A computed fold for a 105-nucleotide RNA from an Acidobacteriota bacterium, annotated as SAM riboswitch aptamer (S box leader). The coordinates come from a structure-prediction model, not an experiment, and the mean pLDDT is 84.
[in-house]
RNA sequence: CCGUCAUCCAGAGCGGUCGAGGGACAGGCCCGCCGACGCCGCGGCAACCACCCAAAUGGGAAGGUGCCAACGCCUGAUCGAUGAUCUCGUCGAUGGGGCUGAUUG
Numbered sequence: 001c002c003g004u005c006a007u008c009c010a011g012a013g014c015g016g017u018c019g020a021g022g023g024a025c026a027g028g029c030c031c032g033c034c035g036a037c038g039c040c041g042c043g044g045c046a047a048c049c050a051c052c053c054a055a056a057u058g059g060g061a062a063g064g065u066g067c068c069a070a071c072g073c074c075u076g077a078u079c080g081a082u083g084a085u086c087u088c089g090u091c092g093a094u095g096g097g098g099c100u101g102a103u104u105g
Base pairs, nucleotide, nucleotide: 001105003103004102005101006100008098013042014041015040016039017038021031022030023029025076026075027074028073043068044067045066048064049063051059052058077094078093079092080091081090082089083088
């Protein structure tokens, strides 16, 4: 990096540092010089792997990850229902693209 599988409406922030962009992409909407994003320290959440149990849909949180604004911030393609009527809103189903984990090469 590619493929496969699984999760994604719950949960969890303070301090230091840097200094202008950030929330993957596009549109929207939001966060941000009252200092965001990133990095570091400490703290926390969760429980994918690992671990415990004879075993589980059970258990805990010492290990490997992950995460700690907003549902994955919302929408994105198709179909159905419905309300409006000029291509829009709402609801549902399936999908695409994405994050993370596990695993094959």